[in-house]
RNA sequence: GAAGCAUAAGCUUCAAGGUUAGAGCGCCUGCUUUGCAAGCAGGAGGUCAAGAGUUUGAAUCUCUUACGCUCCA
Numbered sequence: 001g002a003a004g005c006a007u008a009a010g011c012u013u014c015a016a017g018g019u020u021a022g023a024g025c026g027c028c029u030g031c032u033u034u035g036c037a038a039g040c041a042g043g044a045g046g047u048c049a050a051g052a053g054u055u056u057g058a059a060u061c062u063c064u065u066a067c068g069c070u071c072c073a
Stems, first nucleotide, its partner, number of pairs: 001072001003070003007066001010025004018056001027043005049065005
């Protein structure tokens, strides 16, 4: 220098362009217990990496940038 893949909650991840982006684990509160764990009920936590474009409508499609991994030279 060229190419490919990935980027979403603290972590792992669903989401055919169409409700207010869900789930598991984790975290917080309450119930239960002599206590802990487990269980049950509820809750918080996401500007979907950034910026533009297309569209009635973008996490999703297109372009650019950033970062990470792989590969070629």

A computed fold for a 73-nucleotide RNA from an uncultured Candidatus Saccharibacteria bacterium, annotated as transfer RNA. The coordinates come from a structure-prediction model, not an experiment, and the mean pLDDT is 81. The sequence was found in a public genome assembly.